[in-house]
Context: one part of a larger RNA
RNA sequence: UGACGGGGACCCGCACAAGCAGUGGAUUAUGUGGUUUAAUUCGAUGCUACGCGAAAAACCUUACCAACCCUUGAAUCCCAUUGACCGGUACAGAAAUGUGCCUUUGUAGCAAUACACAGUGGAGACAGGUGUUGCAUGGCUGUCGUCAGCUCGUGUCGUGAGAUGUUAGGUUAAGUCCUUCAACGAGCGCAACCCUCAUCCUUAUUUGCCAUCGGGUAAUGCCGGGAACUUUAAGGAAACUGCCUGCGACAAGCAGGAGGAAGGUGGGGACGAUGUCAAGUCAUCAUGGCCCUUAUGGGUUGGGCUACACACAUAAUACAAUGGUGGUUACAGCAGGAAGCGAAAGAGCAAUCUGGAGCAAAUCCCUAAAAGCCAUCUCAGUUCAGAUUGAGGGCUGCAACUCGCCCUCAUGAAGUUGGAAUUGCUAGUAAUCGUGGAUCAGCAUGCCACGGUGAAUACGUUCUCGGGUCUUGUACA
Numbered sequence: 001u002g003a004c005g006g007g008g009a010c011c012c013g014c015a016c017a018a019g020c021a022g023u024g025g026a027u028u029a030u031g032u033g034g035u036u037u038a039a040u041u042c043g044a045u046g047c048u049a050c051g052c053g054a055a056a057a058a059c060c061u062u063a064c065c066a067a068c069c070c071u072u073g074a075a076u077c078c079c080a081u082u083g084a085c086c087g088g089u090a091c092a093g094a095a096a097u098g099u100g101c102c103u104u105u106g107u108a109g110c111a112a113u114a115c116a117c118a119g120u121g122g123a124g125a126c127a128g129g130u131g132u133u134g135c136a137u138g139g140c141u142g143u144c145g146u147c148a149g150c151u152c153g154u155g156u157c158g159u160g161a162g163a164u165g166u167u168a169g170g171u172u173a174a175g176u177c178c179u180u181c182a183a184c185g186a187g188c189g190c191a192a193c194c195c196u197c198a199u200c201c202u203u204a205u206u207u208g209c210c211a212u213c214g215g216g217u218a219a220u221g222c223c224g225g226g227a228a229c230u231u232u233a234a235g236g237a238a239a240c241u242g243c244c245u246g247c248g249a250c251a252a253g254c255a256g257g258a259g260g261a262a263g264g265u266g267g268g269g270a271c272g273a274u275g276u277c278a279a280g281u282c283a284u285c286a287u288g289g290c291c292c293u294u295a296u297g298g299g300u301u302g303g304g305c306u307a308c309a310c311a312c313a314u315a316a317u318a319c320a321a322u323g324g325u326g327g328u329u330a331c332a333g334c335a336g337g338a339a340g341c342g343a344a345a346g347a348g349c350a351a352u353c354u355g356g357a358g359c360a361a362a363u364c365c366c367u368a369a370a371a372g373c374c375a376u377c378u379c380a381g382u383u384c385a386g387a388u389u390g391a392g393g394g395c396u397g398c399a400a401c402u403c404g405c406c407c408u409c410a411u412g413a414a415g416u417u418g419g420a421a422u423u424g425c426u427a428g429u430a431a432u433c434g435u436g437g438a439u440c441a442g443c444a445u446g447c448c449a450c451g452g453u454g455a456a457u458a459c460g461u462u463c464u465c466g467g468g469u470c471u472u473g474u475a476c477a
Stems, first nucleotide, its partner, number of pairs: 001477002003474003007471007015461002019425005026317008034308002042053002064303007073126001076125002078122006087102006106115003128292002131290003137286002139281003142277001144275001149188006155164003168179003194269004199237006209226002213224003240263001243257005319418001323377006336365002340359002345354003384415001389410007431453007
């Protein structure tokens, strides 16, 4: 100087407390461990692995296993040879592949020939490797942590390591700011500048809008028209402790108030200092060393990654009356659409099918549910719950056996609120309800977004956990 302390002081955080909803018990889904297996490819492993890489494992993907094949190989270069290549088709085979047949004969030149392209053969330079080392690396990422810290120049002090500044008194979300001070300044961080939401103004007026005027309909901005309103999307205004009162040291600032759409960082996002963990990734990619080279490379078919005594993690659905069922009836937003979204109408109990209008979309399409109202069920393993299984269908796709999703009928398991323990959340939040998108032929209880309904509680900082500053002790470095 650090690090550590079951030392001290001060401060902060959904850290505790106060509340709400959960997890831990049940069934299922997904991931992991373990076990099994020819193979169950590989990686991730306290917080910071475990609905993670994977924003889609039937084939492909695919890296794994078995069988069958290739050996200059899927690329570039050289030589020889063939003349086409492409396309069609037959046989063998699981296919890769092998053996045939038909068709086809490039450009320049009179020709020789040259060039281009493709096949075959040969030679070697090479290719190839998801093989190994993340403890050789780049790049990217997690974490402490959006915590308030981390440093430098000059000066001064100290023999020196170093100290000072950065401490102290206040204050702040903040090393934020003020005052003081052997310090004076500066940099990386903080904040602001960026995006978005909330208010108003200007401009623009179609595909969106409809207050006024007129026309028209069973009805609808439907039409003429309008530019007010809403919206859309470009520019601007607006918030700065600016104003008032009190407190404070006449400071920084704090408390209250006015005005205001918004008030003291207005809400949310992007943004992550010096460093820590030889943290993660050689399987995104790149790359040093090492290793394989008729195989650790390449191709194909089938299988596996989907196994199943069990254990853990994350979710979904429930255990019901704030509910289930039947009927009736309103109201969104973000997005997406051409090998696409697919309307009306019709068929089917339904999944879905027929159909094909319109739309490269403010024009057309895809679009709510919970809520409300009426009726019924009356506390039961039930008209709760829906696992499992049987049968029949639908869709995608060469192909749903291993191993997809959906519908209908039947079947109707566990489950009556969950031990010790433990998680999230402070407001348009939690909880609850549905909707869209990426991936995608098909497949969502996952992920990323969107809106609807919409709470309770916070006395406080003694305690638990994590962090910051100062100080103290140390057989630690």
This is a predicted structure of a 477-nucleotide part of an RNA (small-subunit ribosomal RNA, 3' major domain) from a Candidatus Uhrbacteria bacterium. NCBI's taxonomy places the organism under Bacteria, Bacteria candidate phyla, Candidatus Uhriibacteriota. Rfam family: Bacterial small subunit ribosomal RNA. Its mean pLDDT, the model's own confidence on a scale to 100, is 82.